[in-house]
Molecule: Guanidine-I riboswitch aptamer
Organism: Campylobacterales bacterium
RNA sequence: CUAAUAGAUAACUAGGGUUCCGGUAAGUAUAACUUAUGCCUGGUCCGAGAGUUAUCAACCUCUUGAGUAGAGGUUACACGGAGGGAUAAAAGCCCGGGAGGU
Numbered sequence: 001c002u003a004a005u006a007g008a009u010a011a012c013u014a015g016g017g018u019u020c021c022g023g024u025a026a027g028u029a030u031a032a033c034u035u036a037u038g039c040c041u042g043g044u045c046c047g048a049g050a051g052u053u054a055u056c057a058a059c060c061u062c063u064u065g066a067g068u069a070g071a072g073g074u075u076a077c078a079c080g081g082a083g084g085g086a087u088a089a090a091a092g093c094c095c096g097g098g099a100g101g102u
Stems, first nucleotide, its partner, number of pairs: 007056006015046002020043002022040001023037006057075007077097001079100001083095003
């Protein structure tokens, strides 16, 4: 100095809200129930292209007895609205590595 691929899934996190649980307030029908409240740090829940990890998959090189084999390696980079959509609701979710910018 130099090759090729520029994925999928899962778990988790930053983040997000309020269906359910819990908290708080009021009420009455009081082993509880109803209503309000996310300007309640929570459990459940949603959750990243540009976050993490794992698995699978793909790709490259070498070896080779030519394979559905073995060994080694790679999967890089990544500014970004407004608006709309789903769900109970919101969001770094989806439209979307989109428009635009460089």